[in-house]
């Protein structure tokens, strides 16, 4: 000096998953209620169509191909997502990095007003330059 590794704290990212106020408790978690943001069910009319075991549907960006491997599971692409300019938000465009999973219902839903009902979790640290515009704080 560099790398790993744990712990606390800041700052910040994926995500809908925050915020408030009571109750229990040393705190924390948690439960309950609001406010908010996201999901799913759910008429007519229209419109799309789409399925009937080759089942089907749904949350999610996460689809598809191709190849190894007895299998399990690897691999290299890939639709299609994300990360910056530190107040937020959008566009444009530049290389460079990362993801491309995972799990639900359970034969069953398209759209969908009223109305019904469910979540508010997990998991990190994947970039520097530019350039345009909306908005807002502050200060003069």
């Nucleotide at each position: 000096a560099a790398a790993u590794a744990u712990u606390a704290a800041u700052u910040g990212c994926u995500g809908a998953a925050u915020c408030u106020g009571a109750g229990u408790u040393u705190a924390a978690a948690c439960u309950c209620a609001g406010a908010a943001c996201g999901g799913g069910g759910g008429a007519c009319u229209c419109u799309c169509a789409u399925u009937u075991u080759u089942g089907g549907g749904g949350u999610g960006a996460a689809u598809c191909a191709c190849g190894c491997u007895g299998g399990u599971g690897c691999g290299u692409g890939u639709a299609g997502g994300g990360c910056u300019u530190a107040c937020a938000c959008c566009u444009u465009g530049u290389u460079g990095c990362c993801c491309a999973a995972a799990c639900c219902c359970g034969u069953c839903a398209a759209c969908u007003a009223a109305c019904c009902u469910c979540g508010u979790a997990a998991g990190c640290a994947a970039a520097g330059a530019a350039a345009g515009g909306u908005g807002g704080c502050a200060a003069u």

Overview: c-di-AMP riboswitch aptamer (ydaO/yuaA leader) from Desulfosporosinus sp., 140 nucleotides, folded computationally. The sequence was found by an Rfam model in a public genome assembly. NCBI's taxonomy places the organism under Bacteria, Clostridia, Eubacteriales, Desulfitobacteriaceae, Desulfosporosinus. Rfam family: c-di-AMP riboswitch aptamer (ydaO/yuaA leader). On this family, see Barrick et al., Proc Natl Acad Sci U S A 2004: "New RNA motifs suggest an expanded scope for riboswitches in bacterial genetic control". Rfam describes the family as follows. This family represents a conserved RNA structure found upstream of the ydaO and yuaA genes in Bacillus subtilis and related genes in other bacteria.